[in-house]
Context: one part of a larger RNA
RNA sequence: GAGUAACGAUAAGGGGUGUGAAAAACAUCCCCGCCGGAAGACCAAGGGUUCCUGCUCAACGUUAAUCGGAGCAGGGUGAGUCGACCCCUAGGGCGAGGCUGAAAAGCGUAGUCGAUGGGAAAUAGGUUAAUAUUCCUAUACCUCUUACUGAUGCGAUGGAGGGACGGAGAAGGCUAGGUUUACCAGCGAUUGGUAGUGCUGGGGAAAGGUUGUAGGCAUGUAUCUUAGGCAAAUCCGGGAUACUUUAUGCUGAGAACUGAGACGAACCCAUACUUGUAUGGGGAAGUAACUGAUGCCAUGCUUCCAAGAAAAGCUUCUAAGCUUCAGUCAGUAAGGGAUCGUACCCGAAACCGACACAGGUGGUCAGGCCGAGAAGACUAAGGCGCUU
Numbered sequence: 001g002a003g004u005a006a007c008g009a010u011a012a013g014g015g016g017u018g019u020g021a022a023a024a025a026c027a028u029c030c031c032c033g034c035c036g037g038a039a040g041a042c043c044a045a046g047g048g049u050u051c052c053u054g055c056u057c058a059a060c061g062u063u064a065a066u067c068g069g070a071g072c073a074g075g076g077u078g079a080g081u082c083g084a085c086c087c088c089u090a091g092g093g094c095g096a097g098g099c100u101g102a103a104a105a106g107c108g109u110a111g112u113c114g115a116u117g118g119g120a121a122a123u124a125g126g127u128u129a130a131u132a133u134u135c136c137u138a139u140a141c142c143u144c145u146u147a148c149u150g151a152u153g154c155g156a157u158g159g160a161g162g163g164a165c166g167g168a169g170a171a172g173g174c175u176a177g178g179u180u181u182a183c184c185a186g187c188g189a190u191u192g193g194u195a196g197u198g199c200u201g202g203g204g205a206a207a208g209g210u211u212g213u214a215g216g217c218a219u220g221u222a223u224c225u226u227a228g229g230c231a232a233a234u235c236c237g238g239g240a241u242a243c244u245u246u247a248u249g250c251u252g253a254g255a256a257c258u259g260a261g262a263c264g265a266a267c268c269c270a271u272a273c274u275u276g277u278a279u280g281g282g283g284a285a286g287u288a289a290c291u292g293a294u295g296c297c298a299u300g301c302u303u304c305c306a307a308g309a310a311a312a313g314c315u316u317c318u319a320a321g322c323u324u325c326a327g328u329c330a331g332u333a334a335g336g337g338a339u340c341g342u343a344c345c346c347g348a349a350a351c352c353g354a355c356a357c358a359g360g361u362g363g364u365c366a367g368g369c370c371g372a373g374a375a376g377a378c379u380a381a382g383g384c385g386c387u388u
Base pairs, nucleotide, nucleotide: 013031014030015029016028017027018026032385033384034383035382040365041364042363043362046345047344050343051075052074053073054072055071056070060068061067080141081140082341083340084339086119087118088117092113093112094111098107099106100105122139123138124137125136126135142337143336144335145334146333147332148331149330150329151328152327153322154321158317159316160315161314166304167303168302169301172297173296174295177291178290179289180288183202184201185200186199187198208258209257210256215251216250217249218248220243221242222241223240224239225238226237228236229235263286267282268281269280270279271278272277273276305308351360352359367379368378370376
C1' cells in the first nucleotide's frame, strides 16, 4: 500500500422465548422465503468413526460462537434367508509335462485362478439416543445330517437335455400408483353463499399357503426298430406303426380365499415424574367407481440381418461296481446352518479436485395440478435459507 480488496452462487429473512460472561448466526415456537426427476429418500464405489450422548472453546470454522463433520470422554454396527465367503465359468492371468531359446526367458496342453455374468431360501408390524429383511412379536421358507416307517435298481470326473441369452416394433392382459367416493371421526356463521352437492382428516395391509385364470409354448401317448451321440444306455437323435387331430404336458402375471381377533386418528383410562412428556392398556370407518404406468406377464409375440457367452447347480441315461448290504425315493421326527461385512456420508462440508472449493461422481424410487412429456411453472412428503 491498507484497515483497502475479499469473506466462495442475488434461495431471504423477521419476531418472541430460552441458555449464556457475551447471541444477527445456538435451542425452541410463530411468520416469511427456496428446492421438490431434488437442494428429497435408498444403494454401489470411495472414505473410516465423520454416527449417538455428555462435557469443553485454545487451535480448526474465511466473522462471533454458548454451536460444529473441532477437542476430550463414554456408548453404538446382533443375520440359515441381504451382501461376501461358497459352487460355476468369460475376457484375461498363472501354468506340471511339452515346444522354443546361448541364457535370462517366451509360448502353451492338462489344469488352476479369475465377476462386471449363472447358482437354495423372509415378509409384515413393533422397538433404540444411536442397529435392524439382522433384535422382538406374528406368520413363513430353503438346505444339510441323523433316526424311524413305507417303497425301491442304485451308481459318473462319461452321454443327453436344460441352463441359454441380439436389435427394433406393435398389440393385449394386469398391477403399483393416482383421483373421487359409500362410510368413519371432527368443525359450525350473518355472510357473496351456509345444515348442504359445506369444511378438515382418515378411507390402508406383506411374504407364504390353496387354487391354476388372461395368455404363451410344444402335436401328444404307446409299441417296435436303429450305421449317430469316442464304450454302454431304457436317455437324446433317426425310422416305422397304432390311437387321436384335440386332447395332454410345460410355463404363466393377476385375481379370489387364507395369512389378518393384527394395524388403524382424535380421544379415553392407569402409572411415573421433570406438568407435558414417557410407559402400559382401550380404540372408528376400512366400501365402490374411474384412471393407469417407462413396472409385471415377457428371456413372450412379430419382424430384421450384422445372426447375437461359457460352465456349474438342475433333470435324465447308463459304464465300472454293488447286490437286498449299501444306495435311491416319499413321509414323519429331532438336530445343524459356521466365518466376514452391517455405524455414518454417498449429486456430498465426510468420495475425487492442496480448502467446510459455484467443478466431477455408476445404479434405484419418481406424489399432486396444468401439460405430449422424466420439459417448464407452482406444490406434497421430506429437506433447506447456502458460516460474516
Molecule: large-subunit ribosomal RNA, domain III
Organism: metagenome